[in-house]
Context: one part of a larger RNA
RNA sequence: CUGGGCGUAAAGCGUGCGUAGGUGGUUUGUUAAGUCAAGUGUGAAAUCCCCGGGCUCAACCUGGGAACUGCAUUUGAUACUGGCAAGCUAGAGUGUGGUAGAGGGUAGUGGAAUUCCCGGUGUAGCGGUGAAAUGCGUAGAUAUCGGGAGGAACAUCAGUGGCGAAGGCGGCUACCUGGACCACAACUGACACUGAGGCACGAAAGCGUGGGGAUCAAACAGGAUUAGAUACCCUGGUAGUCCACGCCGUAAACGAUAGGUACUAGCCGUUGGGAAGUCUGACUUCUCGGUGGCGCAGCUGACGCACUAAGUACCCCGCCUGGGGAGUACGGCCGCAAGGUUAAAACUC
Numbered sequence: 001c002u003g004g005g006c007g008u009a010a011a012g013c014g015u016g017c018g019u020a021g022g023u024g025g026u027u028u029g030u031u032a033a034g035u036c037a038a039g040u041g042u043g044a045a046a047u048c049c050c051c052g053g054g055c056u057c058a059a060c061c062u063g064g065g066a067a068c069u070g071c072a073u074u075u076g077a078u079a080c081u082g083g084c085a086a087g088c089u090a091g092a093g094u095g096u097g098g099u100a101g102a103g104g105g106u107a108g109u110g111g112a113a114u115u116c117c118c119g120g121u122g123u124a125g126c127g128g129u130g131a132a133a134u135g136c137g138u139a140g141a142u143a144u145c146g147g148g149a150g151g152a153a154c155a156u157c158a159g160u161g162g163c164g165a166a167g168g169c170g171g172c173u174a175c176c177u178g179g180a181c182c183a184c185a186a187c188u189g190a191c192a193c194u195g196a197g198g199c200a201c202g203a204a205a206g207c208g209u210g211g212g213g214a215u216c217a218a219a220c221a222g223g224a225u226u227a228g229a230u231a232c233c234c235u236g237g238u239a240g241u242c243c244a245c246g247c248c249g250u251a252a253a254c255g256a257u258a259g260g261u262a263c264u265a266g267c268c269g270u271u272g273g274g275a276a277g278u279c280u281g282a283c284u285u286c287u288c289g290g291u292g293g294c295g296c297a298g299c300u301g302a303c304g305c306a307c308u309a310a311g312u313a314c315c316c317c318g319c320c321u322g323g324g325g326a327g328u329a330c331g332g333c334c335g336c337a338a339g340g341u342u343a344a345a346a347c348u349c
Base pairs, nucleotide, nucleotide: 003321004320005319006318007303008302012317014201015200016199017198021194022193023192025088026087027086028085029084030083031082033081034080035077036076037075038074039073040072041071042070049065050064051063052062053061054060091191092188093187094186095184096183097182098181099180103177104176105175106174107173108172109171110154115149116148117147118146119145120144121143125136126135162169163168206247207246208245209244210243211242216240220236221235222234223233259315260314261313262312263311266294267293268292269291270290271289272288273287274286275285276284277283278282298305299304322349323348324347331342332341333340334339
């Protein structure tokens, strides 16, 4: 440099935004850089190849030719690619009018429940398990009624439902705010796709400072079980779980399936719009955008996928190259640390 691959065998970066770069709709004109043709110069000799010659043959030596697929330059061609100029509207964006939504942030607020405190009633148990015991209770528990405190989570609605780029998002109200979709076709006129580096976001756990602390609960203690039981079960219980600010940057971060565009049988749901019809609030049909179940062609080693492709093509990025050693060592970068990231080799099968 190249080949074959990446749902489950090794392999899609956790996700987005975007720089360089790569790629790029349609028409006309122009240019002639790429591209194509012809000429000229050069491409040393030897080697390789072809036809001959010489050593008895061969290796070897040797004559001629071809080749040296390249480079430079001149002239020409203009379909395609590129450059330049001027247009276009099918891509993309803007506008106008609507729609749905746990999308994000801040502030406020509500009821149920758990726990604790105070008071009333009331008496000997409660709790827990396979069975028990530790534990709580005559200093009055559990149960029940009334009052209060405080923190966290929001039953029903709830759905194979919705929203978000992903992580994720669920009581109610207000304010601030991002995106999507539909209809119209008014405007811009290729403004596009992807994206090495870079930047931002990124569950849980963990870390720093300060709050908060109801529940649950690593660690820890006790009780059981057991041959033992540093466990499973039980009674307690601290970090943590919650908030603010700042770090960490990882997950089976999963659809184990990167992104974009175009094309390719159907059937049945569901969700958000629009249109038409029936005709009085519902139904039917069509259409656009999501989200599911089946299923043909095709694909696949099979399982399966199948217009939301793992089908058929194109563009761009990432990644893989036998198992172990090892996602380790060393070095670099990042981090307060924990550690993260980049990432080998010896050796071995």
About this RNA: Model confidence (mean pLDDT): 88 of 100. This is a predicted structure of a 349-nucleotide part of an RNA (small-subunit ribosomal RNA, central domain) from an uncultured Gammaproteobacteria bacterium. The RNAcentral record of the full RNA draws on ENA, Greengenes and SILVA.